[in-house]
Notes: Model confidence (mean pLDDT): 80 of 100. This is a predicted structure of an 84-nucleotide RNA (transfer RNA) from a Paracoccaceae bacterium. It matches the Rfam family "tRNA". The family's RNA type in Rfam is transfer RNA.
RNA sequence: GCCCGUGUGAUGGAAUGGUAGACAUAACAGACUUAAAAUCUGUGGCCUUACGGCGUGGCGGUUCGAGUCCGCCCACGGGUACCA
Repeated sequence: GCCCGUGUGAUGGAAUGGUAGACAUAACAGACUUAAAAUCUGUGGCCUUACGGCGUGGCGGUUCGAGUCCGCCCACGGGUACCA
């Protein structure tokens, strides 16, 4: 260089053109307890007091609508060739 695969919160992961993060864990708050553990409830990507807005590696494109399809690029992993 060429070919293949992967990239989504703190973590594992779901959604495979139609409400992104279902479900679970960590973490935080509360209940219970003399106290703690266990258990239960709530929160659990970012900004915002809220309403709301943004967000699926990056930039574009297709589409009424893209995490998903197309192009280029980046990062990581694997395979493979040539060369003085």